RNA sequence: CGGGGUGUAGCGCAGCUGGUAGCGUGCUUGGUUCGGGACCAAGAGGCCUCGGGUUCAAAUCCCGACACUCCGA
Numbered sequence: 001c002g003g004g005g006u007g008u009a010g011c012g013c014a015g016c017u018g019g020u021a022g023c024g025u026g027c028u029u030g031g032u033u034c035g036g037g038a039c040c041a042a043g044a045g046g047c048c049u050c051g052g053g054u055u056c057a058a059a060u061c062c063c064g065a066c067a068c069u070c071c072g073a
C1' cells in the first nucleotide's frame, strides 16, 4: 500500500427477505438454607464504533472514516 472479516448490555455472542433488540453469564432484590453454594422468581442495564445518504421506517441497505484482526505485496 491492496484485499477480506469483525465492531450490538460488564463479558461472550445471536439478531441480515428493513418494522419500536434478544440469549448465556455476571449484577440487584426476594424466596429457599442455621449460613453459604446450588436452585426458583422478579428486576436493572445497550437508542447497536463514528459521520453522512436512501426510505414512511435502518443494528440491518449504500458511501466515507476509526479500532481490532487475517491474507498478500
Base pairs, nucleotide, nucleotide: 001072002071003070004069005068006067007066010025011024012023013022019056027043028042029041030040031039049065050064051063052062053061